RNA sequence: UGGGGAUUCGUCUAGCGGUAGGACGACAGACUCUGAAUCUGUAAGUCGAGGUUCGAAUCCUCGAUCCCCA
Numbered sequence: 001u002g003g004g005g006a007u008u009c010g011u012c013u014a015g016c017g018g019u020a021g022g023a024c025g026a027c028a029g030a031c032u033c034u035g036a037a038u039c040u041g042u043a044a045g046u047c048g049a050g051g052u053u054c055g056a057a058u059c060c061u062c063g064a065u066c067c068c069c070a
Base pairs, nucleotide, nucleotide: 001070002069003068004067005066006065007064010024011023012022013021018054026042027041028040029039030038047063048062049061050060051059
């Protein structure tokens, strides 16, 4: 320098343009003499900026960071 890939709750990971889900963790409650375990509930996220569209995590452009190839 050229090409390709990745970026979503604290962590990991889904998501065919139409309600952003799950697991672990955290917090609250139940249970317990106390704790662990278990059960119930709650909060928390689309890398950034534009564009297309009635509607964008998803499509397009530019940028950021990381990884791979030459």